RNAcentral holds the sequence, with entries from MGnify. Predicted 3D model of a 158-nucleotide RNA (Lysine riboswitch aptamer) from uncultured Blautia sp. NCBI's taxonomy places the organism under Bacteria, Bacillati, Clostridia, Lachnospiraceae, Blautia. The model forms 100% of the base pairs in the Rfam consensus.
[in-house]
């Protein structure tokens, strides 16, 4: 130093398909109430732009991120987060806020299950922090039982 490989309800993509979002937003009749451009839309604004705004009724009605469920494809720092910088993009422009690639640096072996948090339409699901227990793997231990580590680890080969 290369090469194959191992954890286990293992990990991540995209397609297909189901729930559910949701009788929700948006549209259209119509009614009441505010307004009359010195108003009002909208997360804030003195910019633009429009010309209505709220609410009830009735017709009528979507999608997205997120989920589950086959197989499929790629994999075991698989992957996932935090922070820093760049590039670039929506929200009409600025404040602001939202996804998105790349690269640095750090955490974290996995997994479950509870309690808080954060996002979400959600009591799904997911992150993030704590506990408990389960599991691999290495040392340490005569063993056992136990302790400790951390994947830039471990095991085989060459």
């Nucleotide at each position: 130093g290369a090469u194959a490989g191992a954890g286990g309800c293992g990990c991540a993509g995209g397609u297909u398909u189901c729930a559910a979002g949701a009788g929700u937003a948006g549209g259209c009749u119509u009614c009441u109430g505010c307004a009359c451009a010195g108003g009002g839309c909208g997360g804030g604004g003195a910019c633009a732009g429009c010309c209505g705004c709220a609410g009830g009724a009735g017709c009528g009605g979507a999608a997205a991120g997120g989920g589950g469920a086959a197989a499929c494809u790629g994999c075991c720092g698989a992957a996932g987060g935090a922070a820093g910088a760049a590039c670039a993009u929506c929200c009409g422009c600025c404040c602001g806020g939202g996804a998105g690639u790349c690269c640095u640096u750090c955490c974290u072996g996995g997994a479950a299950u509870a309690c808080g948090g954060u996002a979400g339409a959600a009591u799904a699901u997911a992150c993030c922090g704590u506990a408990u227990u389960c599991u691999g793997u290495c040392a340490c231990g005569a063993a056992a039982a136990g302790u400790g580590g951390a994947g830039c680890g471990c095991u085989a080969u060459c």